Small-subunit ribosomal RNA from a metagenome, 1491 nucleotides, folded computationally.
RNA sequence: AGAGUUUGAUCCUGGCUCAGGAUGAACGCUAGCUACAGGCUUAACACAUGCAAGUCGAGGGGCAGCAUGUCGGUUGCUUGCAACCGACGAUGGCGACCGGCGCACGGGUGAGUAACGCGUAUCCAACCUACCCUUGUCCAUCGGAUAACCCGUCGAAAGGCGGCCUAACACGAUAUGCGGUUCUCAGCAGGCAUCUAACGAGAACGAAAUGUGAAGGAGAAGGAUGGGGAUGCGUCUGAUUAGCUUGUUGGCGGGGUAACGGCCCACCAAGGCGACGAUCAGUAGGGGUUCUGAGAGGAAGGUCCCCCACAUUGGAACUGAGACACGGUCCAAACUCCUACGGGAGGCAGCAGUGAGGAAUAUUGGUCAAUGGACGGGAGUCUGAACCAGCCAAGUAGCGUGCAGGACGACGGCCCUAUGGGUUGUAAACUGCUUUUAUAGGGGGAUAAAGUGUGCCACGUGUGGCAUAAUGCAGGUACCCUAUGAAUAAGGACCGGCUAAUUCCGUGCCAGCAGCCGCGGUAAUACGGAAGGUCCGGGCGUUAUCCGGAUUUAUUGGGUUUAAAGGGAGCGUAGGCCGUCUUAUAAGCGUGUUGUGAAAUGUCGGGGCUCAACUUGGGCAUUGCAGCGCGAACUGUGAGACUUGAGUGCGCAGGAAGUAGGCGGAAUUCGUCGUGUAGCGGUGAAAUGCUUAGAUAUGACGAAGAACUCCGAUUGCGAAGGCAGCCUACUGGGCACCAACUGACGCUGAGGCUCGAAAGUGUGGGUAGCAAACAGGAUUAGAUACCCUGGUAGUCCACACCGUAAACGAUGAUUACUAGGUGUUGGAGGAUUGACCCCUUCAGUGCCGCAGUUAACACAAUAAGUAAUCCACCUGGGGAGUACGACCGCAAGGUUGAAACUCAAAGGAAUUGACGGGGGCCCGCACAAGCAGUGGAGUAUGUGGUUUAAUUCGACGCAACGCGAAGAACCUUACCAAGUCUUGACAUCCCUUGACGAUGCUGGAAACAGUGUUUCUCUUCGGAGCAAGGAGACAGGUGGUGCAUGGUUGUCGUCAGCUCGUGUCGUGAGAUGUUGGGUUAAGUCCCGCAACGAGCGCAACCCUUAUGGUCAGUUACUACGCAAGAGGACUCUGGCCAGACUGCCGUUGACAAAACGGAGGAAGGUGGGGAUGACGUCAAAUCAUCAUGCCCUUUAUGACUUGGGCUACACACGUACUACAAUGGCGUUAAACAAAGAGAAGCAAGACCGCGAGGUGGAGCAAAACUCAGAAACAACGUCCCAGUUCGGACUGCAGGCUGCAACUCGCCUGCACGAAGUCGGAAUUGCUAGUAAUCGUGGAUCAGCAUGCCACGGUGGAUACGUUCCCGGGCCUUGUACACACCGCCCGUCACACCAUGAGAGCCGGGGGGACCCGAAGUCGGUAGUCUAACCGCAAGGAGGACGCCGCCGAAGGUAAAACUGGUGAUUGGGGUGAAGUCGUAACAAGGUA
Repeated sequence: AGAGUUUGAUCCUGGCUCAGGAUGAACGCUAGCUACAGGCUUAACACAUGCAAGUCGAGGGGCAGCAUGUCGGUUGCUUGCAACCGACGAUGGCGACCGGCGCACGGGUGAGUAACGCGUAUCCAACCUACCCUUGUCCAUCGGAUAACCCGUCGAAAGGCGGCCUAACACGAUAUGCGGUUCUCAGCAGGCAUCUAACGAGAACGAAAUGUGAAGGAGAAGGAUGGGGAUGCGUCUGAUUAGCUUGUUGGCGGGGUAACGGCCCACCAAGGCGACGAUCAGUAGGGGUUCUGAGAGGAAGGUCCCCCACAUUGGAACUGAGACACGGUCCAAACUCCUACGGGAGGCAGCAGUGAGGAAUAUUGGUCAAUGGACGGGAGUCUGAACCAGCCAAGUAGCGUGCAGGACGACGGCCCUAUGGGUUGUAAACUGCUUUUAUAGGGGGAUAAAGUGUGCCACGUGUGGCAUAAUGCAGGUACCCUAUGAAUAAGGACCGGCUAAUUCCGUGCCAGCAGCCGCGGUAAUACGGAAGGUCCGGGCGUUAUCCGGAUUUAUUGGGUUUAAAGGGAGCGUAGGCCGUCUUAUAAGCGUGUUGUGAAAUGUCGGGGCUCAACUUGGGCAUUGCAGCGCGAACUGUGAGACUUGAGUGCGCAGGAAGUAGGCGGAAUUCGUCGUGUAGCGGUGAAAUGCUUAGAUAUGACGAAGAACUCCGAUUGCGAAGGCAGCCUACUGGGCACCAACUGACGCUGAGGCUCGAAAGUGUGGGUAGCAAACAGGAUUAGAUACCCUGGUAGUCCACACCGUAAACGAUGAUUACUAGGUGUUGGAGGAUUGACCCCUUCAGUGCCGCAGUUAACACAAUAAGUAAUCCACCUGGGGAGUACGACCGCAAGGUUGAAACUCAAAGGAAUUGACGGGGGCCCGCACAAGCAGUGGAGUAUGUGGUUUAAUUCGACGCAACGCGAAGAACCUUACCAAGUCUUGACAUCCCUUGACGAUGCUGGAAACAGUGUUUCUCUUCGGAGCAAGGAGACAGGUGGUGCAUGGUUGUCGUCAGCUCGUGUCGUGAGAUGUUGGGUUAAGUCCCGCAACGAGCGCAACCCUUAUGGUCAGUUACUACGCAAGAGGACUCUGGCCAGACUGCCGUUGACAAAACGGAGGAAGGUGGGGAUGACGUCAAAUCAUCAUGCCCUUUAUGACUUGGGCUACACACGUACUACAAUGGCGUUAAACAAAGAGAAGCAAGACCGCGAGGUGGAGCAAAACUCAGAAACAACGUCCCAGUUCGGACUGCAGGCUGCAACUCGCCUGCACGAAGUCGGAAUUGCUAGUAAUCGUGGAUCAGCAUGCCACGGUGGAUACGUUCCCGGGCCUUGUACACACCGCCCGUCACACCAUGAGAGCCGGGGGGACCCGAAGUCGGUAGUCUAACCGCAAGGAGGACGCCGCCGAAGGUAAAACUGGUGAUUGGGGUGAAGUCGUAACAAGGUA
């Protein structure tokens, strides 16, 4: 410090996710030791048991218990001792009691609290403070009770009640008296007034106490400590909470308090708070600090420290210095326990511990030795505070589990393989060394210890010194020494990318994984296991949460034309910001200093634990707040001045600016009257509609309403919406020029107010045209649409609402600055004799363009540039501009405006393709023009389907279907049935043997089995060949996968395209080149050009054919009647060469390329034909040509044999043949003319036989020689006479021939007879542009035989092409795109089903809060007439005072009724989301087929 993820790829926007750190954590696997720190985050839920606050006898009365002493008694008994019993408070002491101090500290918890609660700073002239310290004063005389104890009594108990005594540092009275409080008088000073107040005078009130000292007590003053109160500032979220408040705000007078105060009360006034967020609702203890972060920030508040609040829930006071009191009291409520049923007791959020809740959090431990606290004169007692120990990897830090040597490398495992090897791996074994730790033994009782008691000394209390005695929970500790011995000690996660680390096996969209992207459908580096590797290590992973990354809320540090985002526009309030100069001030600001910012934490350098973590003393930091000085640039404020911002004024021209009134013509429709006659109208085509009752058309006249032709223009005006005939009136605004006036009067603008298209609403008018709804006609599968005919609201006017639009420049307003060029509108100035023209300038309105900006597109003085001010708005997509609430509206609806849930994207701009029922250019038998067909018939053949035991398999639009198959009777053959074999029909290796084979017989359908006869070869003697038998490795498979593959092939397409290097442009994908102007069959060539070159394709080179020459030539040819012989002329054959190149001429063209015409020539513009197929596309075809990975099979999915099947047959399709006839059929005549082929298990002549197929026989020929072999159409003559025929030949019968072991299933051919459909073929559709179509025959491969198929050959031999509008296919350029699996694309909505969350809902059930009323406990305060009453007064009666009772105010819990808020639930219902391949349509994306 970044990374992954939207796309075919790119840049951007934008979300999601990851890598880091942290935790009071939990869970999974694993676990040796030590130190330090930590340990109920949930139920402020309920608690058994024990402990957590007592102490003082030097305050008191006393003596229950213990001990001592004395006395008495009894027993054992020896003077004396011991034991037991009793008495004496006499002594040590002391349960309970009175009294003093403490119990308000310490310890726990975080429920409540949004508050002066907390933090920080300041103030109290408005306050208190026990114990402690300092200073000073006093401590006199009396009195009456009461508890304990004792007696009696009630009760189960808890606990009372009554009576008789008694003491005090308990309680009370008086004297003295410092001083205090209150009031009055006077009054320095505070600038004055109110007020405060020093010193002083007077009056009233008011205490405790034991005698000398100590101790103690009382009053006073001061200090210290601790507390109380007030104020400034800071302190969470929500406006879908906007108004709140009646003791409320203030005053006067009282009460109360330690003290101020509506704190409380009576009276008076009507205030107080709030958009700088009151009130209400939700949530929450606050801080020091902790985590994270570069910081600014964000999140948190456990342990430790400070403050607050609370103690089962609520209320209340008492005591006291201090409480409204955790281990006190009273009352109410809930709960638990005891009970004799009458009544009582209790409060772990103290320490342990229990139950419950929960994913989850420890011992019913030791000690007061230290530190601290309470009491005490002290010893001391108490102390679950504290110090220690125990449990827990829950955290941080440290240590160890050994170290060295040891193989071209053991065993085993795993994997690969070219079988050699590689890896685990110096790892192990083995040898040597060490001993932290462990175990055992011993030492050590270290430091923390100083205080304390006693004795002595010094000095004035008191303190100090010395001596001595005892004191340790931890602790059998830490630490040290010795011995033994590598001995006691390693795991977890991960290995597709992010992210370090890979292979095999299993599984087969299953099981599963997953933080995101995603992986898994038979070769998974992603699942599970294993091996190996990587990371960390006594831990490692997962989960949860926080910060970071995230500049993804942006102060630092973001944006708003198109990605989310500028308010529809103006006016204007609060607020924010604001021109020039002078002066003053010092609030902001800067600087200096002072106080504070507790300690701990942090940090720096030191110290102590063996180190570290940890801990300790010091410095700094603590960025904050406040006080006091100084400064005056800037901001603010006060005063004065200025004119350039702003405004006013004089004057001119312009404008569809607004409102109101009036006027005008054309058109439309309607009405009346003519003319006139059969249609009009409408459409892609029609129909509905109108019309003989006279339409449409046309003429005249009249009526009505609405809108204003031309001018008219990226012209003008207006804030926007918007504004268009002409005239008038009224009104508003802007501009230019001048520079007279005011003197910053300005800009923006939350709320607010006003305006605001169209549609819509209300009331009243109006209604010609147009026209939602509606009706009819069409179209269509449907058509609730598009088209047509009608037609109502509405459109128009007046008044009133509505308040929204893609209200758009998708661009808020204002100001300043920053190159130019060119139009146009309204002015002004200059120049010119002058109108134009020209120059300058101001204000608008357009285009191009530099810098700059931008993700790009683009913007560019009218900014989206550079700056400033103010407002508005945005923060992933969907849910959703929806729900609920509120406000507005007559309604429709508008404004404000969420959440649950769900996805990993949604989106912008640009790029390359592909596509378009987009455009342009061009080509092709693509159309058109023609010829012949197919589709109808019969037959052949292939396919589908059906059937079957099997009808083997493959091929399926073009580009499967006379295709693989150039030839299924057996074989082929892969299929079926039956019978057989199992190292096998075929290959290699090993062992044994010598046969195998042939032939005869028997069984059998054959394979095969049995049996008879016959019986190896070569040799270098090692063996080899061949055959049989045997064992195992293995053979075999036309079994699967063409979607694992190689090879081969088809197709676009013989279309003209497909790319690269360097350079340049672009952030980039990419572009350029390859586009453009011409031209070509062609990316063919030329020109131009930020491109210059190159490659694969095109063309050419190759074969064949057409002409000629030359050479050569047999079996060819021949001028010889034949043959022989001869010849080298002709035909022919095959070598070489020539020829054609737009070469020549003319015209056109851009001086080019090229095109057109012509000449010559056998041939003319590629002469004709063939071979030749770029980059790629279709997961195209083929595992059945072959090869091959993997999987499957192995007495079978292999092999052999016989028979059957591939030939089936209601049907459908493709491809062919033959026809339907007279351009023909048949017959006769002999009678014409080819080319290219094939031939030895072959072609076969002549001759003979047969009507014929064919047979007999065999000359010649391995072929320019012989044979197949007769070419046919054609020609001539004859006949038929338009018919199901003398056409056509299917089907069938009979008789034959050929091949072959064998023609039944299932071959071909011949003769005779029979003689079907068919009379030119619907929709639709195919081929062909010249030696072509059409037509005629011939040959060959395969092959024993079998062709209407295929391949090849020649004969005869046309018609037509205006042309590119349309159909199909293709190429180039351009355009749009939401497509990229690329239109066979993408994608929308209803309905049906399942699930999820949510709104409404008759209602039902809760919760918290506030208000009203009722009841009213305890208790304070106030009153008091009843009852009782020790201290004081009084001789007494009585009084003062007090207590109880009663009454009153307030008052918790409780109750009643109503309303608001907020949850849960609810039949039903609404939409939403997500789901497998459901249904219906096709709305959007291309002109998406109606933009």
The coordinates come from a structure-prediction model, not an experiment, and the mean pLDDT is 82. It matches the Rfam family "Bacterial small subunit ribosomal RNA". Its family is annotated with structural constituent of ribosome and ribosome in the Gene Ontology.